[in-house]
Transfer RNA from Candidatus Wolfebacteria bacterium CG_4_10_14_0_2_um_filter_39_18, 84 nucleotides, folded computationally.
Lineage of the source: Bacteria > Bacteria candidate phyla > Candidatus Wolfeibacteriota.
Rfam family: tRNA. Rfam classes the family as a transfer RNA.
RNA sequence: GCCGAGGUGAUGAAAUUGGCAAACAUGCAGCACUCAAAAUGCUGUGAGCGCAAGCUCUUGCGGGUUCAAGUCCCGCCCUCGGCA
Numbered sequence: 001g002c003c004g005a006g007g008u009g010a011u012g013a014a015a016u017u018g019g020c021a022a023a024c025a026u027g028c029a030g031c032a033c034u035c036a037a038a039a040u041g042c043u044g045u046g047a048g049c050g051c052a053a054g055c056u057c058u059u060g061c062g063g064g065u066u067c068a069a070g071u072c073c074c075g076c077c078c079u080c081g082g083c084a
Base pairs, nucleotide, nucleotide: 001083002082003081004080005079006078007077010026011025012024019067027045028044029043030042031041032040046057047056048055049054060076061075062074063073064072
């Protein structure tokens, strides 16, 4: 240099046809149980603003298409694999 796969909450990840982003698990916080703890169970858990109701933003970065983009198109960055 060329080809392929990938980049999504704190972490592993799902969303396969463009139609509620984050299911499920881990972690963390609170509570229950316990003399106390572990284990287990329940609830909550992306970010910002707000007393609250709620509002806004978020899929590596920047653009484009579309009523609507994690998903399609273009450019760039990074990781892994292959070829030279």